RNA sequence: AUCUUAUCAAGAGAGGUGGAGGGACUGGCCCUUUGAAGCCCAGCAACCAGCAUUAUUUAUGCCCGGUGCUAAUUCCAGCAGGUUAAAAUUCCUGGAAGAUAAGUA
Numbered sequence: 001a002u003c004u005u006a007u008c009a010a011g012a013g014a015g016g017u018g019g020a021g022g023g024a025c026u027g028g029c030c031c032u033u034u035g036a037a038g039c040c041c042a043g044c045a046a047c048c049a050g051c052a053u054u055a056u057u058u059a060u061g062c063c064c065g066g067u068g069c070u071a072a073u074u075c076c077a078g079c080a081g082g083u084u085a086a087a088a089u090u091c092c093u094g095g096a097a098g099a100u101a102a103g104u105a
Stems, first nucleotide, its partner, number of pairs: 003103006013041001015040003021031003025078004042070003047066002050062004074097001079094004
């Protein structure tokens, strides 16, 4: 990298370092020297593992381990359908794409 399944409206720092970029892509719209990314520490969560109890191929809780995450709904739209008399626009549903976890060849 492929494919499968689940989840994506909640949660989390006025810390240190670092110095200019960042929010996947495209278009918007934003964040950023009143300091971006990255790294460290801290924290959140609870997918996997572990532990406890249990109605024992289950449920709940804990969480020292393996990941993940800590601006904005996955920041919004990107394709299709519906809605609004029509257009623009708005809203709704589904999909695509993406992210994360566990599994797969």